[in-house]
RNA sequence: CGGGGCGUAGUUCAGUUGGCAGAACGCUCGGUUUGGGACCGAGAGGUCGCGAGUUCGAGUCUCACCGCCCCGA
Repeated sequence: CGGGGCGUAGUUCAGUUGGCAGAACGCUCGGUUUGGGACCGAGAGGUCGCGAGUUCGAGUCUCACCGCCCCGA
């Protein structure tokens, strides 16, 4: 320098047909227990890497940029 993949909750990841952003673990509160763990119930937590474009509507499609990984030179 060229090609490809990935970026979504604190963590690991789904969301594949463009139409309300989700799960598990973790965290908080409550129940249970002498207490803790386990279990049960409820809750908080997101500019979907960043900016622009297309569209009535974008996590999803297009472009540029940033970061990480792989391949080639």

The RNA shown here (transfer RNA) has 73 nucleotides and comes from Candidatus Dojkabacteria bacterium CG_4_10_14_3_um_filter_Dojkabacteria_WS6_41_9. The coordinates come from a structure-prediction model, not an experiment, and the mean pLDDT is 81. The sequence is in RNAcentral, with records from ENA. Taxonomically the source falls in Candidatus Dojkabacteria (Bacteria, Bacteria candidate phyla). It matches the Rfam family "tRNA".